[in-house]
RNA sequence: UGAGCCGGAGCGGGAGAGUCCCCAGGUCAGCUGGGGCGCCGAAGGAGCAAUUUCCCCGCCAAUCUCUCAGGUACCAGUUACCGCUCCGCGCCA
Numbered sequence: 001u002g003a004g005c006c007g008g009a010g011c012g013g014g015a016g017a018g019u020c021c022c023c024a025g026g027u028c029a030g031c032u033g034g035g036g037c038g039c040c041g042a043a044g045g046a047g048c049a050a051u052u053u054c055c056c057c058g059c060c061a062a063u064c065u066c067u068c069a070g071g072u073a074c075c076a077g078u079u080a081c082c083g084c085u086c087c088g089c090g091c092c093a
Stems, first nucleotide, its partner, number of pairs: 001093002004091002006088008018037001020036006038072003044068001045066003052058001
């Protein structure tokens, strides 16, 4: 110097699933707290294949699976993922 990789920040795009039931409070709301059942997967987390190996163990991914956690009208959202911009002196040339 590049804008290639990685990490972070900002902006934009971007789903899913009960405005459920009971109790208490209340400014009587779609609010607050507690309990219960159902549901969702795209914060995070966990699990596994091919491969690798003589074989076993081990290694080994996800938008797959689980649902611990999180979520379940609108709004919002450290929402995965995608695009753009900026930062780093970290990796690569």
Molecule: Glycine riboswitch aptamer
Organism: Amycolatopsis endophytica